[in-house]
RNA sequence: AAAUUUAUAGGUGAUGGAGUUCGCCUUCAACUACUGUCAAACAGUUAAUGACUCCUACAAAGCA
Numbered sequence: 001a002a003a004u005u006u007a008u009a010g011g012u013g014a015u016g017g018a019g020u021u022c023g024c025c026u027u028c029a030a031c032u033a034c035u036g037u038c039a040a041a042c043a044g045u046u047a048a049u050g051a052c053u054c055c056u057a058c059a060a061a062g063c064a
Stems, first nucleotide, its partner, number of pairs: 009026005016055006033045004
């Protein structure tokens, strides 16, 4: 100096917060959706979750 492993910790999983849980990554990393388009540009679509639950924001319908 490099590689691997372990412990601890941190980051992260297409829009917010919290709990639980799972996966991935170790900083030149993980991650950064889909469709139309040769590509790019541009346009359109679903979704506040990786998954479950709750809260908040937004949208639709009904009732008071």